[in-house]
Parts: sequence; structure tokens; C1' cells
RNA sequence: CGCUUAUAGAGAAAGACGGAGGGAUUAGACCCUGCGAAGUCUUAGCAACCUGUACUUACAAGGUGCUACAUUCUACUUGAACCCCUUAAGGUUCUGGAAAGAUAAGCG
Repeated sequence: CGCUUAUAGAGAAAGACGGAGGGAUUAGACCCUGCGAAGUCUUAGCAACCUGUACUUACAAGGUGCUACAUUCUACUUGAACCCCUUAAGGUUCUGGAAAGAUAAGCG
């Protein structure tokens, strides 16, 4: 890097350096940010996956991970309700599925 499987509306801080961006981007919106963004380091915390104990729940925190906003929201699509309406088309909300991204484990 690629493939497969699983998970995710919960949870969880501060300091130092740094000095303008960040929230995956293709688009739109919204939010955070000189009352200090991204990134690096240190300590602390959380407990998603693996691991260990337990064997029902749960406990531990060794490995990876994580510690603003639902994966920040929407986009593709099923169904339902409502609005509008002669029909059709359109709009909003809710629910499910998919795609994509993220994390973990295994394989190549």
C1' cells in the first nucleotide's frame, strides 16, 4: 500500500514548543481558532479493537487508538408522515441500506 471482517450518536485533560490554519475532500453549509489552529514532546485520562483475568454482566490498561460539534451536517438510495397540488413535479422531517473516510485485527 491492497484485500477481508468488525465497530462507532457514549466516554475522556493539562502544560511546553510552534505561529495560521483546522474539522478526510469533490461540492455546499456550519463550527473551532492570536482568549493561540495544524504539528512535535511530556504527563494524565478514556476504553473502540487486540491481549490478560473472568465466563453473563464485568475487571485490568500490555499493544494500537482516541480525549470540540453524531463519522460536524448534507450529497446515492428504500420506506413512512406532513406541506403544496386537478394531475404531475417539488419541499421538509424521521427511519433503514449503500458509498466514502476513520480505527482495530488477520492475510498478501

SAM riboswitch aptamer (S box leader) from Mucilaginibacter yixingensis, 108 nucleotides, folded computationally. Of the family's consensus pairs, 97% are formed in the model. The coordinates come from a structure-prediction model, not an experiment, and the mean pLDDT is 79. The RNAcentral record of the sequence draws on Rfam. Lineage of the source: Bacteria > Sphingobacteriia > Sphingobacteriales > Sphingobacteriaceae > Mucilaginibacter.